[in-house]
Context: one part of a larger RNA
RNA sequence: UGACGGGGGCCCGCACAAGCGGUGGAGCAUGUGGUUUAAUUCGACGCAACGCGAAGAACCUUACCCAGGCUUGAACUGCAGGUGACAUCCUACGAAAGUAGGCUUCCGCAAGGACACCUGUAGAGGUGCUGCAUGGCUGUCGUCAGCUCGUGUCGUGAGAUGUUGGGUUAAGUCCCGCAACGAGCGCAACCCUUGUCUUCUGUUGCCAUCAUUUAGUUGGGCACUCUAGUGGGACUGCCGGUGAUAAGCCGGAGGAAGGUGGGGAUGACGUCAAGUCAUCAUGGCCCUUACGGGUUGGGCUACACACGUGCUACAAUGGCGGUGACAGUGGGCAGCCACCUAGCAAUAGGCAGCUAAUCCCAAAAAGCCGUCUCAGUUCGGAUCGGGGUCUGCAACUCGACCCCGUGAAGUCGGAAUCGCUAGUAAUCGUAGAUCGGCACGCUACGGUGAUAACGUUCCCGGGGUUGCACA
Numbered sequence: 001u002g003a004c005g006g007g008g009g010c011c012c013g014c015a016c017a018a019g020c021g022g023u024g025g026a027g028c029a030u031g032u033g034g035u036u037u038a039a040u041u042c043g044a045c046g047c048a049a050c051g052c053g054a055a056g057a058a059c060c061u062u063a064c065c066c067a068g069g070c071u072u073g074a075a076c077u078g079c080a081g082g083u084g085a086c087a088u089c090c091u092a093c094g095a096a097a098g099u100a101g102g103c104u105u106c107c108g109c110a111a112g113g114a115c116a117c118c119u120g121u122a123g124a125g126g127u128g129c130u131g132c133a134u135g136g137c138u139g140u141c142g143u144c145a146g147c148u149c150g151u152g153u154c155g156u157g158a159g160a161u162g163u164u165g166g167g168u169u170a171a172g173u174c175c176c177g178c179a180a181c182g183a184g185c186g187c188a189a190c191c192c193u194u195g196u197c198u199u200c201u202g203u204u205g206c207c208a209u210c211a212u213u214u215a216g217u218u219g220g221g222c223a224c225u226c227u228a229g230u231g232g233g234a235c236u237g238c239c240g241g242u243g244a245u246a247a248g249c250c251g252g253a254g255g256a257a258g259g260u261g262g263g264g265a266u267g268a269c270g271u272c273a274a275g276u277c278a279u280c281a282u283g284g285c286c287c288u289u290a291c292g293g294g295u296u297g298g299g300c301u302a303c304a305c306a307c308g309u310g311c312u313a314c315a316a317u318g319g320c321g322g323u324g325a326c327a328g329u330g331g332g333c334a335g336c337c338a339c340c341u342a343g344c345a346a347u348a349g350g351c352a353g354c355u356a357a358u359c360c361c362a363a364a365a366a367g368c369c370g371u372c373u374c375a376g377u378u379c380g381g382a383u384c385g386g387g388g389u390c391u392g393c394a395a396c397u398c399g400a401c402c403c404c405g406u407g408a409a410g411u412c413g414g415a416a417u418c419g420c421u422a423g424u425a426a427u428c429g430u431a432g433a434u435c436g437g438c439a440c441g442c443u444a445c446g447g448u449g450a451u452a453a454c455g456u457u458c459c460c461g462g463g464g465u466u467g468c469a470c471a
Stems, first nucleotide, its partner, number of pairs: 001471002007466002010463004015456002019420005026312008034303002042053002064298002067295001070292001077122008089102005106113002125287002128285003134281002136276003139272001141270001146185006152161003165176003191264004196232002199229001202226001205222003210219002235258001238252005314413001318372006330361003335354002339350004379410001384405007426448007
């Protein structure tokens, strides 16, 4: 100087405690292990792998397997020689890829040129190996408050000091003290968003006053809502108390907001030879009629089992039927589709509008009323039988949805374990990316809206300090 302790002392965090809701039991979805398989492609493995890469495996994707086929190759740049336009079209074989044959015959007077094919040669190609050769990017400790430097001083030196101490803070935040004085990367602020006001803007938005209408529909208006720009506003600024007269802390006033107002972006020096050679790039090694490239079909969707993450339930704070308001974010031309007609429905057939504050998706759901009366039920919906719809070249392996029938387990879940401190948890629906089709996943959006926190003894993680057995 470090590391370490089932040593001491101080501090913090949904770490515990106090609570609310789950997981672990059931069925299903999904990922993983295992097993199986011709193949079940590969990677990720405590936290920090396991609804992860994958924002979407029927073909494609696709990297795996089987089969039949190609060899300067699907794409790239040259060189040498040779042949001919190529493409298109036709025929045969074929599952296709492809193979074989036929039709056709470029520009230029010429030299030659462009293009294609054949042969040869450089070389292409490789999701082949090594993330323990690497770049780049990322996770994690952790948004934790730390990590360092210059000069000076101390020490033979490694190093120390500063950065320790007394207070304080979310913070190495600030104050005071001090052989230190300063500085840098972090903290904070500057950025975005939300909450309030002003001003400006009034169309596609809005409607208080005046007319008008079924209807902000039309005239009119821009006050209000809203839109999207510019500014203001919060700073412990003011008052009282406390404190070392400091930093600050406690209470109060005013205020839309009060002590970082809420949320986000932002991740210091470093740790884990953490992850990624399969995004990409790249050293080395390896393959070169194959470990390259194209095609059909299959597989990634298997199933004695085990685990993770979810969805749906076990019901009356509920199920079913009816009724009927109120959101916000988004998306739309190879698109969103009003309305009408047909159908129990998925949907189909017509026909408007909209390149969108104009038209459409669009119905919000929880709410309210009626009924059921505690039962494996009017709970629950798995599974299976039958019939359909849609997308797509094609739904057998292996899609989603609709209708009729069927009606499994399940009566609140052992040991254990997870999330959450406020517009949060819980609960309810909505939209989007990917996308031809496919969402219980993911990302965003709003509606309704709690209980509890004495406290820091203990568990886990982290930050100072002190101490000694250890290097």

Predicted 3D model of a 471-nucleotide part of an RNA (small-subunit ribosomal RNA, 3' major domain) from an uncultured bacterium. The RNAcentral record of the full RNA draws on ENA and SILVA. It matches the Rfam family "Bacterial small subunit ribosomal RNA". Model confidence (mean pLDDT): 81 of 100.